[in-house]
RNA sequence: GGGUGUGUAGCUGAGUGGUUUAGCAGGUGCCUUUUAAGCACUAGACGGGGGUUCGAUUCCCUCCACACCUA
Numbered sequence: 001g002g003g004u005g006u007g008u009a010g011c012u013g014a015g016u017g018g019u020u021u022a023g024c025a026g027g028u029g030c031c032u033u034u035u036a037a038g039c040a041c042u043a044g045a046c047g048g049g050g051g052u053u054c055g056a057u058u059c060c061c062u063c064c065a066c067a068c069c070u071a
Stems, first nucleotide, its partner, number of pairs: 001070007010024003018054001026042005047063005
């Protein structure tokens, strides 16, 4: 240089057009002599820009970051 893939919550992951989901972590409460554990509730995210569409995390283009293959 060429090609392929990945990018979603603090972390790990699901989600192929119609309310963005879960586990761990965090916060509050209950329970407990206390901590831990357990139970309930709660906050938090679609890499940037543009396009298509009534509607985009999802489809298309481009850029950025990372990984892999190849020269």
RNAcentral holds the sequence, with entries from ENA. A computed fold for a 71-nucleotide RNA from a Chloroflexota bacterium, annotated as transfer RNA. The coordinates come from a structure-prediction model, not an experiment, and the mean pLDDT is 82. Its Rfam family is "tRNA". The organism belongs to Chloroflexota, within Bacteria.